[in-house]
Predicted 3D model of a 74-nucleotide RNA (transfer RNA) from a Bacteroidales bacterium. It matches the Rfam family "tRNA". Its family is annotated with triplet codon-amino acid adaptor activity in the Gene Ontology. By type it is a transfer RNA.

RNA sequence: CGGGGUAUAGCGCAGUUGGCUAGCGUACUUGCAUGGGGUGCAAGUGGUCGUGCGUUCGAGUCGCACUACUCCGA
Numbered sequence: 001c002g003g004g005g006u007a008u009a010g011c012g013c014a015g016u017u018g019g020c021u022a023g024c025g026u027a028c029u030u031g032c033a034u035g036g037g038g039u040g041c042a043a044g045u046g047g048u049c050g051u052g053c054g055u056u057c058g059a060g061u062c063g064c065a066c067u068a069c070u071c072c073g074a
Base pairs, nucleotide, nucleotide: 001073002072003071004070005069006068007067010026011025012024013023019057028044029043030042031041032040033039050066051065052064053063054062
């Protein structure tokens, strides 16, 4: 320098050919069970989907640029 992949909750991930409230596990908070811990059960909190612009009635999803990490090639 050229090309590919990844970026979604504190952490690990899903999200179908664009469609109405963005989910799962874990963690955290509260409650119940226990003398207490561990553990189990129930309820709950937490996200402007890496950044910006664009397309569209509508974007996590499509297009472009940029950033970070990573792989291949020179």